[in-house]
RNA sequence: ACCUUAUCAAGAGUGGUGGAGGAACAGGACCUGUGAAGCCACAGCAACCCCCCGAAAGGGAAAGGUGCUAUUUCCUGCGACGAAGUCGAGAGAUGAGGU
Numbered sequence: 001a002c003c004u005u006a007u008c009a010a011g012a013g014u015g016g017u018g019g020a021g022g023a024a025c026a027g028g029a030c031c032u033g034u035g036a037a038g039c040c041a042c043a044g045c046a047a048c049c050c051c052c053c054g055a056a057a058g059g060g061a062a063a064g065g066u067g068c069u070a071u072u073u074c075c076u077g078c079g080a081c082g083a084a085g086u087c088g089a090g091a092g093a094u095g096a097g098g099u
Stems, first nucleotide, its partner, number of pairs: 001099008013042005021031002025077004043069003048065002051060003073091001078088004
């Protein structure tokens, strides 16, 4: 990098550094010098892997490997149903497995 598969309406932030962007892409709304991204430290959330019980379903735990800690994956992007809206797909993110 690609493939398979599960999940994506819940949850959780402070400080230092840094100085202008961020939110995947596009449009729209939004956040941002009352300090963006990135990096560091500490803290926290969750429970995919790991661990424990169990035949399984399921339950427990949180030391370790990831992940995450503005906004539903911020909303919409394609399709169906007349609209609102709902459902599905695609794309994206994360985990696990594989090539």
Source information:
Predicted 3D model of a 99-nucleotide RNA (SAM riboswitch aptamer (S box leader)). Its Rfam family is "SAM riboswitch aptamer (S box leader)". Rfam's curators write: The SAM riboswitch is found upstream of a number of genes which code for proteins involved in methionine or cysteine biosynthesis in Gram-positive bacteria. The coordinates come from a structure-prediction model, not an experiment, and the mean pLDDT is 87. It was read from a public genome assembly, where an Rfam model found it.